[in-house]
RNA sequence: CAUCAAGAGGGGUGGAGGGACUGGCCCGACGAAACCCCGCCAACCUCUUCGCCGCAUCCGCGGCGAAGGAAGGUGGCAAUUCCAUCAGGCUCCAACAACGGCCUGGGAGAUG
Numbered sequence: 001c002a003u004c005a006a007g008a009g010g011g012g013u014g015g016a017g018g019g020a021c022u023g024g025c026c027c028g029a030c031g032a033a034a035c036c037c038c039g040c041c042a043a044c045c046u047c048u049u050c051g052c053c054g055c056a057u058c059c060g061c062g063g064c065g066a067a068g069g070a071a072g073g074u075g076g077c078a079a080u081u082c083c084a085u086c087a088g089g090c091u092c093c094a095a096c097a098a099c100g101g102c103c104u105g106g107g108a109g110a111u112g
Stems, first nucleotide, its partner, number of pairs: 001112004009038005017027003022084003039077003043074003046069010081108001086105006
């Protein structure tokens, strides 16, 4: 700096934790974490094709967009980052406030 509403699990060892923290709510002896093997996903890098633009106007190079791939690197494979937290706005109400709901932004975190 960019993205975070999509996607994707079996086996073995192991034996009680795990979902970052706090609260909630979940997952877990029909087997948690961790490690290993195999597989899968396609976010970023990467690869292929196409379109547009710019440079070069011979070969090409770069940017943006679209589609596709999975050979390679990182990452991922319960739940939106599982939800919330801070601020603002809208809504709800006869009205004010609170709660609740929705939206935007911030913070924290994750990945590149």